[in-house]
Molecule: RNase P RNA; transfer RNA
Organism: Clostridiales bacterium
RNA sequence: UGAGUGAGCCGGACAGUCGUGCCUGCAAGGGUAAGGAAAGUCCGGGCUUCGUAGGGCAAGGGUGCCGGUUAACGGCCGGCGGAGGCGACUCCAGGGAUAGUGCAACAGAAAUAAACCGCCUGCUUUCGGGCAGGUAAGGGUGGAAAGGCAAGGUAAGAGCUUACCGACAUACAGGCAACUGUAUGGGCUAUGUAAACCCCACCUGAAGCAAGGCCCAAGUGAAACAUAUGAACUGCCCGUUCCGUUUCGAUGAGGCCGCAUGAUGCCGUCGGCAACGACGGACCAAGAUAGAUGACUGUUCAAGACAGAACCCGGCUUAUAGGUUCGCUCACAUU
RNA sequence: GGACCAUUAGCUCAGCUGGCAGAGCACGCGACUUUUAAUCACGGUGUCCCGCGUUCGAAUCGCGGAUGGUUCACCA
Numbered sequence: 001u002g003a004g005u006g007a008g009c010c011g012g013a014c015a016g017u018c019g020u021g022c023c024u025g026c027a028a029g030g031g032u033a034a035g036g037a038a039a040g041u042c043c044g045g046g047c048u049u050c051g052u053a054g055g056g057c058a059a060g061g062g063u064g065c066c067g068g069u070u071a072a073c074g075g076c077c078g079g080c081g082g083a084g085g086c087g088a089c090u091c092c093a094g095g096g097a098u099a100g101u102g103c104a105a106c107a108g109a110a111a112u113a114a115a116c117c118g119c120c121u122g123c124u125u126u127c128g129g130g131c132a133g134g135u136a137a138g139g140g141u142g143g144a145a146a147g148g149c150a151a152g153g154u155a156a157g158a159g160c161u162u163a164c165c166g167a168c169a170u171a172c173a174g175g176c177a178a179c180u181g182u183a184u185g186g187g188c189u190a191u192g193u194a195a196a197c198c199c200c201a202c203c204u205g206a207a208g209c210a211a212g213g214c215c216c217a218a219g220u221g222a223a224a225c226a227u228a229u230g231a232a233c234u235g236c237c238c239g240u241u242c243c244g245u246u247u248c249g250a251u252g253a254g255g256c257c258g259c260a261u262g263a264u265g266c267c268g269u270c271g272g273c274a275a276c277g278a279c280g281g282a283c284c285a286a287g288a289u290a291g292a293u294g295a296c297u298g299u300u301c302a303a304g305a306c307a308g309a310a311c312c313c314g315g316c317u318u319a320u321a322g323g324u325u326c327g328c329u330c331a332c333a334u335u
Numbered sequence: 336g337g338a339c340c341a342u343u344a345g346c347u348c349a350g351c352u353g354g355c356a357g358a359g360c361a362c363g364c365g366a367c368u369u370u371u372a373a374u375c376a377c378g379g380u381g382u383c384c385c386g387c388g389u390u391c392g393a394a395u396c397g398c399g400g401a402u403g404g405u406u407c408a409c410c411a
Stems, first nucleotide, its partner, number of pairs: 001331010012300007020033005035306001039317002042315005047208004054238004059204003063201002065079005080094001081092004095199002100197002102193003116139002118135007147165002150162003166188001168185007212257004216252002221248005230242003266281006301304001336410002338405005345360004354391001361380001362378002365375002384400005
């Protein structure tokens, strides 16, 4: 200099005028006001209700190598194994296919089981061949064809024998573990698919702030079912209980709470490779209910993308113009 | 705000327990007819909404996204 790779950050700024929600104030006025994704609603929790203890079955689960982290998780961090890349680094739903069932179209002789061609032996022959047997080393088909490769061996062949590699079993060593390494052994019962059913282990009660609670005014209504073959935590069963149960008229486009102090964010120190945790400090940081956070003008730069809170929080996923910081790798050149 | 459903030919829908993508209407061409309609015969209908993955193989299985729809017969 060029190419690449990983982890982050910002997401216009300033001034003036007019205006909006909330808080405060008698008033004038003052304070405060969207995001990294507020989004999708895909996971996990807080919170609330379902009158009630418990057990079993069913159902569901993008839970599924090991260890850690967390309120929790299918998230995150660090390892192991596998795949890709010269490398930095990236990717992997990564338990079980001898528990059982299913599927594998077409092609091919044969699809879980083998003799089509070829090779070899024997018999036969009208010398073209035919018949019987052996053979999975070679050819052809396929995504997949009975460990790979070399030597010996053989009529030709074959783990038939041996060395190496791979797989399996056992023992020892290292590691918390996944796993790795070494040695020995028997020649090796042998395809894929579980994001097909399924098996094993683990997890899950359901519904959601339009949940739900309180108050004011009006109203005190109508309908259906029932005394156990009924009702109640909602698929089923057992068990438990016996206070009636259910539906409709969206009654007043009523009011208040839930609803903003939080597993929060900011700064610093310490522990840890990291995710994260502990301690200390300062501060109070949107809260509407037809739903606010905007418009115009000027200056400036790199000329502003995706996009707008509605109970809250931790993640994931998706959208995103442009700018910027740091670490690392490879190639070339120069010193 | 929450909850739920769908997407296959021009239109309406099958196919979804994986193995060549189908039906009706419509359309094109031919026959019949003086011509049209009707009828008969033939035919192309196609990014199976998009992307990634699992698999030998995906409309179909899994995930992510896009678009559209459902409110007094989804929730006050």